Predicted 3D model of a 528-nucleotide part of an RNA (small-subunit ribosomal RNA, 5' domain) from an uncultured prokaryote. The coordinates come from a structure-prediction model, not an experiment, and the mean pLDDT is 88. The full RNA is in RNAcentral, with records from ENA.
Context: one part of a larger RNA
């Protein structure tokens, strides 16, 4: 000297851009953080329209009709395995690098074949109970792209090569002729649905090498090491299990103990190096503590399930709930860290065919000199060197052109006007090109047209008043830039060393004046 997620003392005018619980992974009250799809389906509780009936205060009140627009509650589908939050564990193939084969991979993309005919239920609804609730029985009925059989199998798997396995679902737009039970067959697009092969992209497994400190830890291993042959996994393997051999690892430091998430990165040095691992980015784990598996392409799942604990709540005592290391807040702990905000307008994520919905991811805006970064707090003149204050050898000198005056100006803040950009898209209407029997439909370009911004009293310009609204903090013996005069008398008290104060203190208190930095400045911690 540089530097920090800092704190604390004093002291405070804007702006911009970033940070903000390092401690207790302690316990949470309360909203909120993963839905969605009616173009899978049965249907209709709400709300709206329409139409029908009746009633009368003649424009409202009931009812009826899923008939339309929707749609609670439920079937089913996709999504809750991503996003976001901690660092508690882990010294480890966790990570970090460089490779490797014995694998999987919804959704995307290309490729190649199919989508033919049947069947049994079940939830809801509906009756009828139990129970305080949470729930939860039994009976009747019913759809589906749920569910399960038959067919069929180009390529799939499996063989002893003879052969033998295994699949699918429809649903929404349009229509000429021809059938219609006037619903459809039927043609066509458009999405889906099944098998098969490639891709991409995400996962999982194997190896080399590296990756803290202890020897006052020296011996550690029995599924341990390795092999045969079952099992099992998407997969290779003592991954398991029989039998068999007795083998592996270690002073190049096993084992044990103890810290610790790891890396890109930061910080500091001229580098070598040392310190560290907040914010961002990638990996890894863990979700109240331990265990488990279940759906699922993907988990052994933060806001799913089961068990088992400690802890809270409710309860009619008989039995139930629940889990902020998501955003916000609340208590405790701390020296110490923010609001129970505003929108989904943009970017991404989820469903949807789309309109759209959701989305505490994000965008934003609040606080809070936590940090950098910018501005400002006035300019010019102005000696009667005013007045006061402080010295003083009493003449003086110094604060100081400093202040008054007198001339200007108006950043920033304030008041009023105007105004971008962030917005691409989505909706309508016309045209053309694909598609098609087709000038329905649908995609796709192009033109027009009405629109979509939470932030927001925006950034940015203009005008408009006035020097108006805005300076401290530490130091002054050396190191160290910067002196004196009072008071105190080894007292009180200063110190970062060295080391001042015992009656003339440049060292302690005050004041005067100076020196440094400045919205900051010191001080305490930490690292180089």
């Nucleotide at each position: 000297g540089a530097u920090u997620g800092a704190a604390c003392g004093c002291u405070g005018g804007c702006g911009g851009u970033a940070u903000g619980c390092u401690u207790a992974a302690c316990a949470c009250a309360u909203g909120c953080a993963a839905g969605u799809c009616g173009a899978a389906c049965g249907g209709u509780a709400a709300c709206a329209u329409a139409g029908c009936u009746a009633g009368c205060u003649u424009g409202c009140u009931a009812g009826c009709u899923g008939a339309u627009g929707a749609c609670g509650a439920g079937u089913g589908g996709c999504g809750g395995a991503c996003g976001g939050g901690u660092g508690a564990g882990u010294a480890a193939c966790g990570c970090g690098u460089a490779g490797g084969a014995a694998u999987u991979u919804a959704c995307c993309u290309a490729u190649u074949g199919g989508c033919g005919g049947g069947g049994g239920a079940u939830a809801g609804c509906c009756c009828a109970g139990a129970g305080a609730a949470a729930u939860u029985u039994g009976g009747a009925u019913u759809a589906a792209u749920a569910c399960c059989g038959c067919a069929u199998a180009a390529g799939c798997c499996c063989u002893a090569c003879g052969g033998g396995g295994g699949a699918a679902a429809g649903c929404g737009g349009g229509g000429g002729a021809c059938c219609u039970u006037c619903g459809g067959a039927c043609c066509u697009u458009g999405c889906g649905c099944u098998a098969u092969u490639g891709g991409a992209u995400g996962a999982g497994c194997c190896u080399g090498c590296g990756u803290u400190a202890g020897a006052u830890u020296a011996g550690c291993u029995a599924g341990u090491u390795g092999g045969u042959g079952g099992g099992g996994u998407a997969a290779a393997g003592g991954c398991u299990c029989a039998c068999c051999a007795a083998g592996g690892c270690g002073a190049c430091g096993a084992u044990c103990u103890a810290u610790a998430g790891c890396u890109g990165g930061u910080c500091u040095g001229a580098g070598a190096g040392g310190a560290u691992g907040a914010u961002c980015a990638g990996c890894c784990a863990c979700a109240c503590u331990g265990g488990g598996a279940c759906u699922g392409a993907g988990a052994c799942a933060c806001g799913g399930c089961c068990c088992a604990g400690a802890c809270u709540c409710c309860u009619a005592c008989g039995g139930g709930a629940g889990g902020c290391a998501g955003c916000a807040g609340u208590g405790g702990g701390g020296a110490a860290u923010a609001u129970u905000g505003c929108g989904c307008a943009a970017u991404g994520g989820g469903c949807g065919a789309a309109a759209g919905c959701c989305u505490g991811a994000c965008g934003c805006a609040g606080c809070c000199a936590u940090a950098c970064c910018g501005c400002g707090u006035g300019u010019g003149u102005g000696a009667a060197g005013a007045a006061g204050g402080c010295u003083c050898u009493a003449g003086g000198g110094u604060c100081g052109u400093a202040a008054a005056g007198c001339a200007c100006u108006u950043u920033a803040a304030g008041u009023a006007g105007g105004g971008a950009g962030g917005a691409a898209g989505g909706c309508c209407u016309a045209a053309a090109g694909a598609u098609u029997a087709a000038u329905a439909c649908u995609c796709u370009u192009u033109a027009g047209g009405a629109u979509u911004g939470a932030c927001g009293u925006u950034a940015c310009c203009u005008a408009c008043a006035g020097a108006a609204u805005a300076a401290g903090c530490a130091c002054c013996g050396g190191c160290u830039a910067a002196c004196u005069c009072c008071g105190u008398g080894c007292c009180a008290g200063c110190a970062g060393c060295c080391g001042c104060g015992g009656u003339a203190a440049u060292a302690c208190g005050g004041a005067g004046g100076g020196u440094g930095c400045a919205a900051g400045c010191g001080u305490u911690a930490a690292u180089c």